A computed fold for a 74-nucleotide RNA from an uncultured Eubacteriales bacterium, annotated as transfer RNA.
Rfam family: tRNA. It is annotated as a transfer RNA.
The prediction has a mean pLDDT of 80.
RNA sequence: GCACUGGUAGCUCAGUUGAAUAGAGCGUCCCCCUCCUAAGGGGAAGGUCGGGGGUUUGAGUCCCUUCUAGUGCA
Numbered sequence: 001g002c003a004c005u006g007g008u009a010g011c012u013c014a015g016u017u018g019a020a021u022a023g024a025g026c027g028u029c030c031c032c033c034u035c036c037u038a039a040g041g042g043g044a045a046g047g048u049c050g051g052g053g054g055u056u057u058g059a060g061u062c063c064c065u066u067c068u069a070g071u072g073c074a
Stems, first nucleotide, its partner, number of pairs: 001073007010026004019057001028044005050066005
């Protein structure tokens, strides 16, 4: 330098024939249960989907560009 893969909640990830409210587990906070703790049950907060632009009625998803991590080739 070229190619490929990944980037979504604090962490690990799902969501890729575009569809209208963006989710799960763990963690955090609150409540219930218990003599207390753990376990168990219920609830809540937390995201502008790496950044920017474009296509479309509609984009996490498609296109362009850019940043970053990894792999391969040179």